[in-house]
RNA sequence: GCCUACGUAGCUCAGUCGGCAGAGCGCGCCCUUGGUAAGGGCGAGGUCAUGGGUUCAAAUCCCAUCGUAGGCUCCA
Repeated sequence: GCCUACGUAGCUCAGUCGGCAGAGCGCGCCCUUGGUAAGGGCGAGGUCAUGGGUUCAAAUCCCAUCGUAGGCUCCA
């Protein structure tokens, strides 16, 4: 330098006909208990990597860039 995959909540990850962004764990409050753990209920938490394009509408399609991982190649 080239190719491929990936980037979504604090962490691990789902999310394909393009049509209201989700789960588990963690976190906060409450219930339960004599008090804990466990259990249950409610809730907070998001620039869907960045910028642009297409579209009535983009996490999703297209282009560029950045980052991570893997593979390949060139020079000396």
Molecule: transfer RNA
Organism: uncultured Anaerolineales bacterium